Context: one part of a larger RNA
RNA sequence: CACAGUAAUGUGGGGACAAUCGACGAGAGGACCGGAACGAACAGACCUCUAGUGUACCAGUUGUCAUGCCAAUGGCAUCGCUGGGUAGCUACGUCUGGAAGGGAUAAGCGCUGAAAGCAUCUAAGUGCGAAGCCCACUCCAAGAUUAGAUUUCCCAUCCCGUUAAGGGAGUAAGACCCCAGAUAGACUAUCUGGUUGAUAGGCCACAGGUGGAAGGGCAGCAAUGUCCGGAGCCGAGUGGUACUAAUCGGUCGAGGG
Numbered sequence: 001c002a003c004a005g006u007a008a009u010g011u012g013g014g015g016a017c018a019a020u021c022g023a024c025g026a027g028a029g030g031a032c033c034g035g036a037a038c039g040a041a042c043a044g045a046c047c048u049c050u051a052g053u054g055u056a057c058c059a060g061u062u063g064u065c066a067u068g069c070c071a072a073u074g075g076c077a078u079c080g081c082u083g084g085g086u087a088g089c090u091a092c093g094u095c096u097g098g099a100a101g102g103g104a105u106a107a108g109c110g111c112u113g114a115a116a117g118c119a120u121c122u123a124a125g126u127g128c129g130a131a132g133c134c135c136a137c138u139c140c141a142a143g144a145u146u147a148g149a150u151u152u153c154c155c156a157u158c159c160c161g162u163u164a165a166g167g168g169a170g171u172a173a174g175a176c177c178c179c180a181g182a183u184a185g186a187c188u189a190u191c192u193g194g195u196u197g198a199u200a201g202g203c204c205a206c207a208g209g210u211g212g213a214a215g216g217g218c219a220g221c222a223a224u225g226u227c228c229g230g231a232g233c234c235g236a237g238u239g240g241u242a243c244u245a246a247u248c249g250g251u252c253g254a255g256g257g
Stems, first nucleotide, its partner, number of pairs: 024029001042097005050091004057084005062077006101135003108128004157169004174252004178194005199245003202241005208234003215228005
């Protein structure tokens, strides 16, 4: 949401929306311009709120096995089942968007104006004019091989060569290998760090989750309740702290105008 059954109410009440009237018009009819507010659908981003997931979080509980037994725990049974739930990821949630403006135009409306002494928007010339076109807005983007621009840092070393073109070697600034990782991720790449260090783990504190641990006391025959006690436990979150691991090292990389 649909259908069926049942119960209540008893022709009423409430709300929302639309129409009528309102410019103009004799009537029929029936607007334009401008201002403001609120929605729908769609799109993008995000996780504060709401909601979902959350198989390394907490609690309850059934059967069975084990830790010798009680108690307390652990394994298996779809994560055994059930109630909650951090980060992350999400929508049903939140925020934002479509615009404004400019240019050239369409139909259309014009100005000046002949051919054609007049007239004529058009032939020369020229102006306005649309949700449409090109910009504007957003994203990608120098393999744009025409490979762009700016800025910072480094340096005029050695050998061969005809003083040259050129070749080779070790370096500088810097980079890579390697390692700890995540705001990144199939791999790679990207990004943060590598002891002059908070990069990850551990530890401490906090947030947050669960909901009152074990043990003991007390009450009760007992199941159980209560007190110590918002207790115990706690994955990814936040801030600290060098305890552990980022050790030691290696490779490449200019000589020009």